[in-house]
RNA sequence: CGCUGAAUUCUUGUAAUAGGAAACGGGGGACACAAUUUUUUGGGGUGAAUCGUAAUGAAGAGCUACCCUUUUGCUCUAACCCGUCAGCUAACCUCGUAAGCGUUAAAAGGUG
Numbered sequence: 001c002g003c004u005g006a007a008u009u010c011u012u013g014u015a016a017u018a019g020g021a022a023a024c025g026g027g028g029g030a031c032a033c034a035a036u037u038u039u040u041u042g043g044g045g046u047g048a049a050u051c052g053u054a055a056u057g058a059a060g061a062g063c064u065a066c067c068c069u070u071u072u073g074c075u076c077u078a079a080c081c082c083g084u085c086a087g088c089u090a091a092c093c094u095c096g097u098a099a100g101c102g103u104u105a106a107a108a109g110g111u112g
Base pairs, nucleotide, nucleotide: 001102002101003100004099008022009021010020011019012018023097024096025095026094027093028092033087042085043082044081045080046079050058051057060076061075062074063073067110068109069108070107071106072105
C1' cells in the first nucleotide's frame, strides 16, 4: 500500500482501568400478511460456506491496483454461537466494530 470481512473515523478523561459520537453491520420485537403446523427426528443465529453422489459434482462466494459489468482462468465452500426459544415486522430494545492475509491471469464493453 492492497485483499477477505460490518469491523472505520472522530472525541472526552484517568496514575492505570474507562467512556461518548458518527458511520457501517447484526439480533430481538406489533397490526396486516404468512404458516396451519410443529413439538429430541429439537429449533434458531452470524457467515458464501449449502445440497448431494459409488465416484465425478450442483448451487453459492472471492481474486486483475482508477471504478463497474461480462466471458474465460485460478481459488474457497469453514468455524463458532444461543440454549428448548425467536416467521415477517413500524415504534422500540439490544449487540459488534474482530480476526486473518499478500494479489497484479487474459480479453471485451462501459462510467467517471
A computed fold for a 112-nucleotide RNA from a soil metagenome, annotated as c-di-AMP riboswitch aptamer (ydaO/yuaA leader).